[in-house]
């Protein structure tokens, strides 16, 4: 000392990006702020600057004296007679402006524009070099000269400034005389590294000096020489950068002789010869950049940075030049040129903040025109000193790091207030506050108060040769009234900031309604937003907090450490080879990698590590480690280098043996077309049907004979060869390349291969053949909405050959070459060895190629699996989110298409892979169902009726909308209903509960009014009592609160529809898979059934099916009136008597279970038949509706959550409207007629309902019906004549004796009331209508059709709606096909699930 998380999907598993938590900063922006200590502050315009300062000193070098001050002279003036005071003159001192001379300005201070460089770091070299001032040493200063500044004297200019005569000094200049340096020449010696270098002797040439001051001791200078130290210069190896869409680059260019220059080498420069020299290990060219110690930030490798601080480099306004100097080619020096800015008299001058402060201007965005040289340092001086915007301090900035405070401790009535709640309450802010004690850092006031100050200097003294030591006094602090101590009074003065939907710690209420905003990602926001905005509360951090920008992390997301390329991105089309990387087995040797020890480097400062010191801390002092280069000395296993050798890797070589390997040449038959010519005669071709087209000028067919050009039937295939594209009738000749056997030879000769070089299907291109057949283009016919397509008829190019270009393809095993290793079974091609033997079949073993299936392992899986996708090694290729794009430019190739190499900008969070459940498919299999089919009768076409659209309307109140709204909510709107309109009224209220006065009220009457209402009158209560009150109850008053068919059925609860009475849907365990998921539930039969049965990694279970419960069909026993009547008797009648035998009624039971039997079936299951039976294979019907689907329906039944009305959206009243009517749909009734319509006679029912009801009989009326009345709370008695049927009679095919719509008139019944707006009668009118198009719906038996009867609702009002019972068919051959639906399997780029996804064009914005 290595932390992840959030996002691609229904969901999982991986692949991939993108985002986030983390540290950092010279920052910057927002709110916001008490202090202190440390460090830090123009990252932008190397942009241009006012204005002060920022290098000067030396009178102990020198001439001088302009000014300051003293002296000394002379004059004059005033005078208190002591003196001032002026003026001249005097360099006499002190000194000192300019001025001549010496040092010094080359340091220090500033920036980073340049510059890819020996600039920088490292490590060496200089036998190729300098070096003031400083140390040591050695030696010497002798004698001489000429000038010039300043000053004067005259001009010139506006200034700057500058010209001329004149005088004058030195430590200024210049000769001379000595003198080791140095150089030549000779003679000797020695030593290295190659040019060479030391050393010693003779000659020759050849440069020196400066003095000052003194207290006379000295002290500071002067020359020459050698050393040292200290700075510097040069050369060299080795290192740190993007882009090859920059591949060649250079002429002084490489190099050499000789020369000039230089402190020194050297094309530094010249002259001459040579033609080299750099690059793929990236030369040259663009473009960026100071470069290092270091910083940041990572586990670490690495990334990225280079601001303070230290080293080194360049630079000074921008480019160029040198000169002085020891040193500059010089930041506050000089010349030239350039821009710019300032003065001008216009003629010509000045200037250079990247010094320090300041300023303007850029810009998010950086600070005072301070203070002192007190110390540290540095320039001069002999020295006091002087000067120092280096530096030491202060001032301003939250811009950063540290440290500290803004109080501590008790303190429940858990105060008030505030916020939330399921709200008499209680929950939180919360010990938080109030309050009681205490404390005083930090502030404020007062007091005190060091250190830095050690020295140097001076002054005196001692030591004392000389430096130079000691001793005592003096002097000297910007900061600083500081730091820091101490006392005093007081909680006193002093907390914010971001967040609070995952990620990521933290939650509520309102506002708000896809607006207004947030948002790092992913996403919030459409009316109940923990995502917006405010509050409360909570959380992090805390004098800070957050946003923003930029690096590094996380990222194994460019993968050395540490990645991949079958399908996600990714193996090159294949081969041959050059570099280059890699390399078999043994000796011996080296010592270049490699290991180790030693030593020098690696400045300091930083980081780490161990002390210290400032109260801690940061901060700062001291001390250690140190990778790396560079010497040295070993060690030899590995790699490398040299050597010798081997034979197993390659290679030769005998020999055998296969093959659609290759190129050329000839050669064959079958189609095909076409030519000619027989036969023949009307149609051929073609299609899903058809045209185009061909054909009586003889086609198609068929026969002969020619012709042409292409491909090569069958054999023939998980077959074979090839290196890969590809190869396929037979012969023949030439090339290649394989593999078995022998083990005869060579001895690592070998693997891979960037670049390069060849080959490379098909289409394409150039030239010339050649063209039967097929065919892009084109033409026509067809289909189509159109059909520039698929289908049809032709048909050019092209398909064939040669020769040449082109160079890509799913060129795919989506798998690069090559070696080695790891378990096996089963095929097939071809080889060889061995057995067997009849020359055989057959077995074993061994190689090479080709295939299947599978261990282990790998893989994300699917899947690979000795032909690896496994286990290693070596090599090259490639790849790093989609999309933009294999595009755009460049550049290289082609004739030309076009290849090849190949970006950005913008955009997006995903794009993508494998496997899993669904869902769906004009996939597939297997089954169901009035689904089709057979059939029966509708409806659609009419009138009407009823529902709904739509239009009207003051309102036509409100829902309901594919199946699954529409005769639906309504089992019944004239008023009521009523929710709509209009127009009158009320406001605690029409309805509840609570309070307080009251005692009434109901009840009828009157009058107004359309009514509600209003005014008046008559009237006067009841229970209960402890006699005090209480209760109903009614009016009146206050407020709490009522009310609301108002909105949300997308907040909801309860009920309801549909799929679908379909056969289905899940659990536990356990196995399987990394998972999501599988399994089970799948399969074989069966069934109506996931129904049973076998079989099975399942084994069981639940909730669906079935049964249980109603009815109905058959018997039985039991009862026997209001029901029945078979014998007996009556009667007009079961009317009575009787009876309980039957029907019947209603209780309770018995029956039906594939139980019997035969056959098929797998010895199950079951299935067909069959016998008994009333009933046979769930007998028939209800009623029973899994998980769940449609955000279905329903806030208007009803209930409730959130919103809104509150003298109105609530009540209450008249009246109107829900009934409107150009239209349109659904539902239905009547009919259209003869199987019918009138009319007359005539039989047979079941369910039901009946007291404000049912309502007999009887009387009136044509009739609805009215009167009057018996009976019945019903097995009694009414509704109650059942119709259709059956017998007669008449109508005779017509708009009729069908048909009955609308209208007239007359009436009837209900109810306050039939105008809008109610049934019914009667009599008269008597419309459409003659069986209904595309297209549709209902029914499998007591069903459909038909027929009439009853109930609910109801005063009244049924063609509906829900039961009843009569008469009573027809068809099902089959599942091909439409529809719905079930299992199973297949594809999927769909999941909101095909009503899905999704691609072009065009328009619009």
């Nucleotide at each position: 000392u290595u932390a992840g998380a959030g996002u691609u999907u229904g969901a999982u598993c991986c692949u991939g990006g993108c985002u986030c938590a983390g540290g950092a900063u010279g920052a910057a922006c927002g709110c916001u702020a008490g202090c202190g200590g440390c460090a830090g502050g123009c990252u932008u315009a190397a942009c241009a600057c006012a204005u002060g300062c920022a290098a000067g000193u030396c009178g102990a070098a020198c001439g001088g004296c302009a000014g300051c001050g003293g002296g000394g002279a002379u004059u004059c003036a005033c005078u208190u007679c002591g003196g001032u005071g002026a003026a001249u003159c005097u360099g006499c001192c002190g000194g000192c402006g300019a001025g001549u001379g010496g040092c010094g300005c080359a340091c220090g201070g500033g920036u980073g524009a340049g510059u890819a460089a020996c600039a920088c770091g490292u490590a060496u070299g200089c036998a190729a070099c300098c070096u003031g001032c400083c140390u040591c040493u050695g030696u010497c200063a002798g004698g001489g000269g000429u000038a010039u500044a300043a000053c004067u004297c005259u001009g010139c200019g506006a200034a700057a400034g500058u010209a001329g005569g004149g005088c004058u000094a030195a430590u200024a200049c210049c000769g001379c005389g000595u003198a080791u340096a140095u150089u030549c020449c000779c003679g000797g010696a020695g030593g290295g590294c190659a040019u060479c270098c030391u050393c010693c002797g003779g000659g020759g040439a050849g440069g020196a000096a400066a003095g000052g001051u003194u207290u006379c001791a000295g002290c500071c200078g002067g020359a020459c020489a050698g050393a040292g130290a200290u700075g510097g210069g040069c050369a060299u190896g080795c290192g740190g950068c993007g882009c090859a869409u920059u591949a060649g680059g250079c002429a002084g260019u490489u190099g050499g002789c000789g020369g000039g220059g230089u402190a020194a080498c050297g094309g530094c420069c010249c002259a001459c010869c040579a033609a080299a020299c750099c690059g793929a290990c990236g030369a040259u060219g663009c473009g960026u950049a100071g470069g290092g110690g270091u910083u940041c930030u990572g586990a670490g490798a690495g990334g990225a940075a280079g601001g303070u601080c230290c080293c080194c480099c360049a630079c000074a306004c921008u480019g160029g030049u040198a000169c002085u100097g020891a040193g500059a080619c010089a930041c506050g020096g000089a010349c030239c040129a350039g821009a710019c800015u300032c003065c001008u008299a216009c003629g010509g001058g000045a200037g250079g903040c990247a010094g320090c402060a300041g300023u303007g201007a850029g810009g998010a965005a950086u600070a005072u025109u301070g203070g002192u040289c007190a110390a540290u340092g540095g320039c001069c001086g002999g020295a006091a000193g002087g000067c120092u915007g280096a530096a030491c301090c202060a001032g301003c900035c939250a811009a950063g790091c540290c440290g500290c405070g803004u109080g501590a401790a008790g303190g429940a009535c858990g105060a008030a207030g505030g916020u939330g709640c399921c709200a008499a309450g209680c929950a939180u802010u919360g010990u938080a506050a109030a309050c009681u004690u205490c404390u005083u850092u930090u502030g404020u006031c007062a007091a005190g108060g060091g250190a830095c100050a050690a020295a140097a200097u001076c002054a005196g003294g001692c030591u004392c040769g000389a430096g130079a030591g000691c001793c005592u006094g003096a002097c000297c602090g910007a900061g600083g009234g500081u730091a820091c101590u101490u006392g005093a009074a007081g909680a006193a003065a002093a907390a914010g900031c971001a967040u609070c939907g995952g990620c990521u710690a933290a939650c509520u209420c309102c506002g708000u309604g896809c607006c207004a905003g947030c948002a790092g990602c992913c996403g919030c926001g459409g009316u109940a937003a923990u995502a917006c905005g405010g509050a409360g509360g909570a959380u992090g951090c805390g004098a800070g907090c957050g946003u923003u920008a930029u690096c590094c992390g996380g990222a194994u997301u460019u993968a050395u450490u540490g990645g991949g390329u079958u399908u996600a991105a990714a193996g090159g089309g294949u081969g041959c080879g050059u570099a280059g990387g890699c390399g078999g087995g043994c000796u011996g040797u080296u010592a270049a990698g490699u290991c180790a020890g030693c030593g020098g480097u690696a400045a300091a400062a930083g980081c780490c590590c161990g002390g210290g010191g400032c109260u801690c801390a940061a901060c700062c002092c001291c001390g250690g480690c140190g990778a790396g280069c560079c010497g040295u000395u070993g060690a030899a296993a590995c790699u490398g280098g040299c050597u010798g050798u081997c034979u197993u890797g390659a290679g030769a070589u005998g020999u055998c043996g296969a093959g659609a390997g290759g190129u050329a040449u000839g050669c064959g038959g079958a189609a095909u077309g076409c030519g000619c010519a027989g036969u023949g005669u009307a149609g051929c071709g073609g299609u899903g049907a058809a045209a185009u087209g061909c054909u009586u000028a003889g086609a198609u067919a068929u026969u002969g004979c020619g012709c042409a050009g292409a491909a090569c039937u069958c054999c023939g295939a998980u077959u074979g060869c090839g290196a890969a594209g590809g190869c396929a009738g037979c012969a023949u000749a030439c090339c290649g390349g394989c593999g078995g056997c022998g083990a005869u030879c060579u001895g690592a000769c070998g693997c891979u291969g960037a670049g390069g070089c060849a080959c490379g299907a098909a289409a394409g291109c150039g030239u010339g053949g050649g063209u039967a057949u097929c065919g892009a283009a084109c033409a026509g016919g067809a289909u189509u909405a159109g059909a520039u397509a698929c289908c049809c008829u032709g048909g050019u190019a092209g398909u064939c050959c040669a020769c040449g270009c082109a160079g890509u393809a799913a060129a795919c095993g989506a798998u690069g070459a090559a070696u080695a290793c790891u378990g096996g079974c089963u095929g097939u091609g071809u080889g060889g060895c061995c057995c067997g033997a009849c020359a055989g079949a057959g077995g074993g073993c061994u190689g090479c190629g080709u295939g299947g299936c599978g261990u282990a392992g790998c893989g994300a899986a699917a899947g690979c699996g000795u032909u690896a996708a496994g286990u290693a090694u070596u090599c090259c290729a490639c790849c790093u989110g989609g999309g933009g794009a294999g595009u755009a430019c460049g550049c290289c190739g082609g004739c030309a298409a076009c290849g090849g190499u190949g970006a950005a900008a913008c955009u997006c969070a995903a794009a993508g892979g494998a496997a899993u459940u669904g869902a769906c498919g004009g996939g597939g299999g297997c089954c169901c169902g009035c689904a089709c089919a057979a059939g029966c009768g509708g409806a659609g076409g009419a009138a009407c009726a009823u529902g709904u659209g739509g239009u009207u309307u003051a309102a036509u109140u409100c829902g309901a909308a594919g199946c699954a709204a529409c005769g639906c909510g309504a089992a019944g709107a004239a008023c009521c209903u009523u929710a709509c309109c209009a127009g009158g009224u009320c406001u605690u209220g029409a309805c509840a509960u609570c309070c307080a006065g009251u005692g009434c009220a109901a009840a009828c009457c009157u009058a107004a009014g359309a009514g509600a209402u209003u005014a008046g009158g008559u009237g006067u209560u009841c229970c209960c009592u402890u006699c005090g009150g209480g209760g109903a109850c009614g009016c009146u008053g206050a407020g709490a609160c009522a009310g609301g068919u108002g909105g949300u059925g997308c907040a909801u609860g309860g009920c309801u529809g549909u799929c679908g009475u379909c056969a289905g849907c899940u659990c536990g365990u356990g196995u399987c898979g990394u998972g999501a998921g599988a399994u089970g539930u799948u399969g074989g039969g069966u069934u109506a059934a996931g129904u049973c049965c076998c079989g099975c990694a399942a084994c069981g279970a639940g909730c669906g099916c079935a049964a249980c419960c109603c009815u109905u069909g058959u018997c039985a026993u039991u009862a026997g009136u209001u029901g029945c009547c078979a014998u007996c008797a009556u009667u007009a009648a079961g009317u009575u008597u009787g009876g309980c035998a039957c029907u019947c009624u209603a209780a309770u039971g018995a029956g039906a279970c594939u139980g019997c039997c035969g056959g098929u079936g797998a010895c199950a299951a079951a299935c067909c038949g069959g016998a008994g039976g009333a009933a046979g294979g769930u007998g028939g019907g209800g009623a029973u509706g899994a998980c769940g689907u449609c955000a279905a329906g329903u806030c208007a039944u009803c209930a409730u959550g959130c919103c809104c009305c509150u003298u109105a959206u609530g009540a209450c009243c008249u009246g109107g409207g829900c009934u409107a009517c150009a239209c349109a749909c659904g539902u239905g009734c009547u009919a259209c007629a003869a199987u019918g319509g009138a009319c007359g006679g005539u039989a047979c029912a079941a369910c039901g309902a009946g007291a404000a009801g049912c309502g007999a009989a009887c009387c009136u009326g044509c009739g609805a019906a009215g009167g009057c009345a018996a009976g019945c709370g019903g097995a009694u008695c009414u509704c109650u004549u059942a119709a259709a049927g059956c017998c007669g009679u008449u109508c005779u095919c017509a708009g009729u004796u069908c048909g009955g719509a609308c209208u007239g008139u007359a009436g009837g019944c209900u109810g306050c009331a039939a105008c809008u707006c109610g049934c019914c009668u009667a009599c008269a009118c008597g419309a459409a209508g003659c069986u209904g198009g595309a297209a549709u719906c209902g029914c499998u038996a007591g069903u459909a059709a038909u027929c009439g009867c009853g109930g609910a609702u109801c005063a009244g009002c049924a063609c509906g709606c829900c039961g009843c019972g009569g008469u009573g068919a027809a068809u099902a051959c089959g599942u091909u096909c439409c529809c719905g639906g079930g299992c199973c399997u297949u594809g999927c780029a769909c999941a909101c699930a095909c009503c899905g996804c999704c691609c072009g064009u065009c328009a619009a914005g």
Small-subunit ribosomal RNA from an uncultured bacterium, 1405 nucleotides, folded computationally. The sequence is in RNAcentral, with records from ENA and SILVA.